[in-house]
RNA sequence: GAAAUCCACUAGGGGAGUCGUGAUAACGACUGAGACAAGAUAAAUCUUGGACCCUUUGAACCUGAUCUAGUUAGCACUAGCGUAGGAAAGUGGAGUCGGACUGAA
Numbered sequence: 001g002a003a004a005u006c007c008a009c010u011a012g013g014g015g016a017g018u019c020g021u022g023a024u025a026a027c028g029a030c031u032g033a034g035a036c037a038a039g040a041u042a043a044a045u046c047u048u049g050g051a052c053c054c055u056u057u058g059a060a061c062c063u064g065a066u067c068u069a070g071u072u073a074g075c076a077c078u079a080g081c082g083u084a085g086g087a088a089a090g091u092g093g094a095g096u097c098g099g100a101c102u103g104a105a
Stems, first nucleotide, its partner, number of pairs: 001097001005094006011055004017030005036049005061086003067080004
């Protein structure tokens, strides 16, 4: 003095589905990192908080999309779409490697 990788802090982004019984409540099952709680509203939905994931090295997540093929009871899953369009970052430390200087043998 640098890469990979890891950690911490601060800041920010994001989603919360499917199925069964049932009555809209409630309970149970599934996938997943995550399917939560409280409040507001006639309702759709929204707000706040929590957990979790992600932050340009960005398929976290959104749009196309009520997409296409396979598959499932359905969601999920696999492949495509996709060198498509968007999407939220800084600091410090560890770490490994290399260089210089000083001292000792």